[in-house]
């Protein structure tokens, strides 16, 4: 320098155009002599900018960052 892939709750992983979800962690409650475990509930996120569309995490362009390959 070129090419490919990735960026989503605190962490991790889904989500191929129509209400952003699961697990773990956190918080509250139930249970328990206490704690753990278990059960119920609750809050929390789409890297930045622009475009397409009635509607974008999703499609297109640019940028930033991370990883890989080639030279």
């Nucleotide at each position: 320098u070129g090419c490919c892939g990735g960026a989503u709750c605190g962490u991790u992983c889904a989500g191929u155009g129509g209400c952003a979800g699961g697990a773990c962690a956190g918080c509250g409650g139930c249970c328990u002599u206490u704690g753990a475990a278990g059960c119920c509930g609750u809050g929390a996120a789409c890297g930045a900018g622009g475009g397409u569309u009635c509607g974008a995490a999703u499609c297109c362009c640019u940028c930033u960052c991370c990883g890989g390959c080639a030279a």

A computed fold for a 71-nucleotide RNA from a Deltaproteobacteria bacterium, annotated as transfer RNA. NCBI's taxonomy places the organism under Bacteria, Pseudomonadati, Myxococcota, Myxococcia. Its Rfam family is "tRNA". Its family is annotated with triplet codon-amino acid adaptor activity in the Gene Ontology. By type it is a transfer RNA.